[in-house]
RNA sequence: GUCGCCAUCGUCUAUCCGGUUAGGACGGCGGCCUCUCAAGCCGUUAAGACGGGUUCAAAUCCCGUUGGCGACG
Repeated sequence: GUCGCCAUCGUCUAUCCGGUUAGGACGGCGGCCUCUCAAGCCGUUAAGACGGGUUCAAAUCCCGUUGGCGACG
């Protein structure tokens, strides 16, 4: 330099051939239970790397940027 893959709650991840309130686990917070704690149960919390385009509608499709990984030279 060229090409390919990846980027989603605090963490790990599902969704990725466009259309529901973006789902789950762990974590955080509140409650129930308990003499107390843990465990268990209930509720709650919080997310699409950035910019632009297409579309009635974009996490999803297209272009670019940034960051990470890999292959080739």
Transfer RNA from Desulfovibrio sp., 73 nucleotides, folded computationally. Rfam family: tRNA. The source organism's lineage runs through Bacteria, Thermodesulfobacteriota, Desulfovibrionia, Desulfovibrionales and Desulfovibrio.